[in-house]
RNA sequence: UAGGAAGUAGUAUAGGGGGAGUACGAAGAGUUUUGGUCUCUUUGGUGUGGGUUCGAAUCCCAUUUUUCUAG
Numbered sequence: 001u002a003g004g005a006a007g008u009a010g011u012a013u014a015g016g017g018g019g020a021g022u023a024c025g026a027a028g029a030g031u032u033u034u035g036g037u038c039u040c041u042u043u044g045g046u047g048u049g050g051g052u053u054c055g056a057a058u059c060c061c062a063u064u065u066u067u068c069u070a071g
Stems, first nucleotide, its partner, number of pairs: 001070007010024004018054001025043006047063005
């Protein structure tokens, strides 16, 4: 420099245009002499900016970060 891939909650990871989920985690409550385990509740997220659409995590463009390949 050229091409490709990825960015979703504190962490990891799904999500084929219409309900944003799961696990671990964190907080609170219950059980327990305490801790741990177990049960219940709550918490918190689509890299950024635009566009298309009645409606975008999803489609398009740009930008940024990381990574892979070639030189």

Background: Predicted 3D model of a 71-nucleotide RNA (transfer RNA) from Callopistes maculatus. It matches the Rfam family "tRNA". Gene Ontology term of the family: triplet codon-amino acid adaptor activity.